[in-house]
RNA sequence: GGGCCGUUAGCUCAGUGGUAGAGCAGGAGCCUUUUAAGCUCUUGGUCGAGGGUUCGAAUCCCCCACGGCUCA
Numbered sequence: 001g002g003g004c005c006g007u008u009a010g011c012u013c014a015g016u017g018g019u020a021g022a023g024c025a026g027g028a029g030c031c032u033u034u035u036a037a038g039c040u041c042u043u044g045g046u047c048g049a050g051g052g053u054u055c056g057a058a059u060c061c062c063c064c065a066c067g068g069c070u071c072a
Stems, first nucleotide, its partner, number of pairs: 001071007010024004018055001026042005048064001050062003
């Protein structure tokens, strides 16, 4: 230098054009002598940056950044 994959909540990851989600973690409550476990409710997002396509983009296209794999 070329090719491919990834980037979404604090963490691990779904979501492949039409209101951004789950588990864990965090907060509140119930239960318990207390803790843990269990149950209920709940907070939390510029979807890596910029541009384009579209009525509408996390999603499609271009480019850049970062990380990984690979070829030379």